[in-house]
Context: one part of a larger RNA
Formats: sequence, C1' cells, structure tokens
RNA sequence: AACGCUGGCGGCGUGCUUAACACAUGCAAGUCGAACGAUGACUUUUGUGCUUGCACAAAAUGAUUAGUGGCGAACGAGUGAGUAACACGUGAGUAACCUGCCCUUAACUUCGGGAUAAGCCUGGGAAACCGGGUCUAAUACCGGAUACGACUGAUUCCCGCAUGGGGGUCCGUGGAAAGCUUGAUGCGGUUUUGGAUGGACUCGCGGCCUAUCAGCUAGUUGGUUGGGGUAAUGGCCCACCAAGGCGACGACGGGUAGCCGGCCUGAGAGGGUGACCGGCCACACUGGGACUGAGACACGGCCCAGACUCCUACGGGAGGCAGCAGUGGGGAAUAUUGCACAAUGGGCGAAAGCCUGAUGCAGCGACGCCGCGUGAGGGACGAAGGCCUUCGGGUUGUAAACCUCUUUCAGCAGGGAAGAAGCGAAAGUGACGGUACCUGCAGAAGAAGCGCCGGCUAACUACGUGCCAGCAGCCGCGGUAAUACGUAGGGCGCAAGCGUUAUCC
Repeated sequence: AACGCUGGCGGCGUGCUUAACACAUGCAAGUCGAACGAUGACUUUUGUGCUUGCACAAAAUGAUUAGUGGCGAACGAGUGAGUAACACGUGAGUAACCUGCCCUUAACUUCGGGAUAAGCCUGGGAAACCGGGUCUAAUACCGGAUACGACUGAUUCCCGCAUGGGGGUCCGUGGAAAGCUUGAUGCGGUUUUGGAUGGACUCGCGGCCUAUCAGCUAGUUGGUUGGGGUAAUGGCCCACCAAGGCGACGACGGGUAGCCGGCCUGAGAGGGUGACCGGCCACACUGGGACUGAGACACGGCCCAGACUCCUACGGGAGGCAGCAGUGGGGAAUAUUGCACAAUGGGCGAAAGCCUGAUGCAGCGACGCCGCGUGAGGGACGAAGGCCUUCGGGUUGUAAACCUCUUUCAGCAGGGAAGAAGCGAAAGUGACGGUACCUGCAGAAGAAGCGCCGGCUAACUACGUGCCAGCAGCCGCGGUAAUACGUAGGGCGCAAGCGUUAUCC
C1' cells in the first nucleotide's frame, strides 16, 4: 500500500506503483503606448448657431487597444516510454569552444535611402483563411563614412603542456550604431576588455543478469593526406591511401533498467530500493526534418508522413492533458472541473501594474507519523442480571448505581492576530480567515473497537457439533465429555485503530 471490521479531534506530511491508454470543458505565457503609425472614450477650454442647454467646429488632455516592433515564450510545470550509454556519479582536461539578460574596461552613437503591416477600396471561400490595388511609421529593413579591436600575409620578441600560446610593427581585406522620455547627469544602441552565470566537448575510474550468446566489425581501424561542416576537436561527413580495430580482464548478441544525493534494513560488512524533496538525463500522439534565436532541432512553435478523433456547403479544414483540475477505460487501488496572486519566485515594463493551475492556501482519504480525548476521586451489605458450580458458593466487580468534583477536545457566545518587508501622493492593500489564539457559558454531558486465548505465544471454562460443519503461519485439531470448529461468559494483547494479504531487510 490494498482488503475486512471499526472510527472522536488536531498538527505535519503524503496520495494512478496499472493503460508513455483515449480525452469533453475551463484555465496553465505573456507583457511593453516611455520603440511606431493609427484609433481616439472621457474631461477641459475657445468659437459659432440659437429653441439658454443642446448641436456643431477647433484646440488641449489622452482611456482603450487590433497591427508593426522589442523582450520573454529554450525558464517554470509533467512523465520515465526509450537508454547498459561518457546517460549518470566522481575526478581531471579544453593550448579545440560558445554564452542573451547582469557586473566591469575603453571608445563611439555620423550621413542617407527604399519599403511594408495596420488603415482605405475590392475580390475568392461554408469555414479555416487567402489574394489584388492604394497610403503611411519606427528602436523594423538597407546603403555610405569612421574605427581600437577582427581576419589574411610578412617580420620580430617572449613563453610552454605535444599539436602550440601570448605580444609588438607593417601591408591588405571586409565590416557598427537608434532612438525614447521625464521635474531627472534617466532608459537605451554599437564595437571592445575582463568577469560571473549557464552550456558544449574529451578522458581516467565506478555501479545489472545471461556463455543454453564466442567470435564481432567496411566508415569498420588508422592516415604529417586533401576537402566539407560546426561555437569547437573528431570518420562527424566526403574523396584517396593503408589493413587495421575489439574480444574469456567477456567483445558481439539477448534480457532487464532512467542514474545519483538519498531511503529501508543491519552492530557493522553487506543486502534491498530510487515514491515524496534535490541534482543530472531523456521524452512530449508515433516517426522524420529543419526554421527562428544568445540558447531548441522547441510539451501548450512550424513542415512532411502515419494512426486516431472532430467540423464540412464534400471543394477543404482542425486537434494532440506524460501542465492544473476533471472524464471514460484499465485496476486490489490513489483526491477538488476550489481560493488567491496577500507572501516567495519568474516574465515583461521607467514605474504603476499585468500575467503566473510555479507557488501560497483550502477541500477529500486513519494512507503514514505524532499529540490529545472518550472523565477524576470516593463508593460492599460485594445490588440486579449474565456465566460457572462440588449448590456451599465463585466470577463479572469498585465495575455499576450513588456521592463529590473537573471541563481538555467537540459545541455556543464575545474579542481577535503575526505573516506587510513592500507598493501607493494619500486613502489603502491578507487568499488562508473571523482561521490560530484569548475570554466566558452549559453539562459527564457528544466520542471504543479489533484480533487472539492447543504449543511456538500472553490469555479457560460451559454448551452446540460429532472426520460433519469447520479451523490452520508450522506442528496439527474435529469420528459423543473438543481449553484447537461454532456460540456464550471470562481472560490476554494492542488501541482510533486492530487484523489479513503482498513485498524488503
């Protein structure tokens, strides 16, 4: 964990191990108007008309946002299918590498240009959506100038760890930029130095079963060879050349499996395990592919193929819960279509703020652990009833009744937080929650079961049954006096649990 019987309260945890089966519905990634053109609500002012409280026009303010553009969407969240592998753990290496945002060093931020979306007009389509014409903006796009540094070549100095690394001088080559806004020495842009962070690659060692798998291998192994590709080394890929490479220290094949910190057990050595939490990896309907980008070959992006589901006007389209809830199915078995962004954290933003099923909380389940309660003291002539009996009595049993108290928890009433640092000009701002907690009130009042009693193993009698019905973990009980079956009384053990089953030590 599940099942059976039973069940008062609270705290903290925890909850699809099976079908990586299929999914209705809602939500889970947006944000910025202080990049841009547009839109132009409300309000204010002025003017005109006059039916003096309305209409129109102009100006100012600028709510709102579809679109262009920027950043994010590669994080966070899920799952464990695949993977026996540099996947993971650990220790090294990169003189073979990249790194948006952030910090830091130095310098710059110049001159121009042509488009396009939105808008307007119009066409096609059932829809999804797709065109045509015309207008316009930018921190969108393109060209020129300048440039430390970059790259190629020459030369020179220093150094090392093999390939090699660092610096100076000269010639040449092709290269930058963007503005916005406030009350702001505000926020940006380009090149550059170093860092930080995050990643990439290589290597040593380590951790499953199987020999009823013994030979395996042609990009296979190597090449001061030549080229392509990458951020970068490399048969990573290609051409050519050579014939190598691995293997009883188990290659190759088959089976199984995400790995670890840990967790369980044990005196330890060891054995088992990898749920929750944390790190890494892999995957996102199945298979393949690239695009964009600092970063993906991208769960809620794109393209192709496939299976499945849905819409259709039959021409064509749409979809992907292993996100959070939830549904069907499978199963012995696993929860709410909840509240809130108040806190912590994340994205965007100058900020206010917006978004956030991350998260914080609440709900359900004795699923686990822990705590508390179901009353306490007194009370014999030992009531009644039950059970046993040798009929004398024994036992249930101080147990009950009765007396005196207490009021935890639950209940009712009154009060009532911290978590708020922050943000905001101020007012104000807490999901949890009228919760925790405090005070008062009433009344023993609302709260005990389950298993066992032959030995192992603590706990015994009566009746019923008669190798029947049944019990059973092992030994074994039962065929007419059964402490072993069933019931009752009594007892023993645990206790809001107790037993059983499964599994590990």
About this RNA
The part of an RNA shown here (small-subunit ribosomal RNA, 5' domain) has 505 nucleotides and comes from an uncultured bacterium. Rfam family: Bacterial small subunit ribosomal RNA. Its mean pLDDT, the model's own confidence on a scale to 100, is 83.